[in-house]
RNA sequence: GCCUUCGAGGAGCGCUGCGAGGCGGCCGGCGACAGAACACUGUCCGCUUCCGCCCCAGGCUCGGGGACCGCGCCGGGGGCGCGGAUGUGUCAACGGCGCUCGCCCAUC
Numbered sequence: 001g002c003c004u005u006c007g008a009g010g011a012g013c014g015c016u017g018c019g020a021g022g023c024g025g026c027c028g029g030c031g032a033c034a035g036a037a038c039a040c041u042g043u044c045c046g047c048u049u050c051c052g053c054c055c056c057a058g059g060c061u062c063g064g065g066g067a068c069c070g071c072g073c074c075g076g077g078g079g080c081g082c083g084g085a086u087g088u089g090u091c092a093a094c095g096g097c098g099c100u101c102g103c104c105c106a107u108c
C1' cells in the first nucleotide's frame, strides 16, 4: 500500500441513476461430476458475456482501530511485547439535478 471497520469534511427533503452489491432469466462458452471403448451425452452444479428487477448520489479525500507483515519471548491450539517512522507548526480540496434550512461575507 491492498483488505476491513469507525469518524470527519454543516444539514434535511425530493428526483434521476453509473459502478459495486442482491435476486432472476435466454443462448453460448469454460470448469467440475457422472455415463460411455473413442467420438460424445447428461446435470435442481459453479463461473462468465448479455438482459430484467431491487437497491443506490461520501463509491472521494483526510484521520483512528483491526487485519496483515517483520523481530523477540512464552512453549499446545495459541498468546504477549516492540516495530511497520517520530516530534513541532500550519491546513484542506472535491462529490448529478431541484428545493429548504444553518454558518460566513457583501449589498439594499
Stems, first nucleotide, its partner, number of pairs: 003066007010101006018059001021054005028048004032043004058094001068084007
SAH (S-adenosyl-L-homocysteine) riboswitch aptamer from a Pseudomonadota bacterium, 108 nucleotides, folded computationally.
Model confidence (mean pLDDT): 76 of 100.
It matches the Rfam family "SAH (S-adenosyl-L-homocysteine) riboswitch aptamer". Rfam 15.1 lists 1,354 matches to the family in 1,132 species. On this family, see Wang et al., Mol Cell 2008: "Riboswitches that sense S-adenosylhomocysteine and activate genes involved in coenzyme recycling".